Predicted 3D model of a 93-nucleotide RNA (c-di-GMP-I riboswitch aptamer) from a soil metagenome. The sequence is in RNAcentral, with records from MGnify. Its Rfam family is "c-di-GMP-I riboswitch aptamer". Its family is annotated with cyclic-di-GMP binding in the Gene Ontology. From the family's description: GEMM was predicted in a large-scale screen for bacterial structured RNA regulatory elements. Genes associated with GEMM are involved in a diverse array of functions, including chemotaxis regulation, signal transduction, secretion and chitin. The coordinates come from a structure-prediction model, not an experiment, and the mean pLDDT is 88.
RNA sequence: GACAAAGGCAAACCCGUCUAAAGACGGGGACGCAAAGCCACAAGGCUAAAGUGGGCUCCUCCGGGAGUCCGCCAAGCUGGUUGGGCUACCGAA
Numbered sequence: 001g002a003c004a005a006a007g008g009c010a011a012a013c014c015c016g017u018c019u020a021a022a023g024a025c026g027g028g029g030a031c032g033c034a035a036a037g038c039c040a041c042a043a044g045g046c047u048a049a050a051g052u053g054g055g056c057u058c059c060u061c062c063g064g065g066a067g068u069c070c071g072c073c074a075a076g077c078u079g080g081u082u083g084g085g086c087u088a089c090c091g092a093a
Stems, first nucleotide, its partner, number of pairs: 001090001008033002013028006031080001037086003041083003044078003051072009
């Protein structure tokens, strides 16, 4: 970063699997991508199982327990959100 060449990847959606979920993986499929190759260090975003605060109902040995709802919460996820690190094909302007 070219109305170039050789190629590459694969969004949404569908099917299957894993997972509490976000999401991931495999197959199909192409919205797009010059790093849409790799890496969770920083920021942003997503989810909230566990944890925690509270409401309601029931039980209680009156210490609490069970169920359900709401809030907070990452150590989970996101590299096709951005920054950053590493690597890579071609060679016009």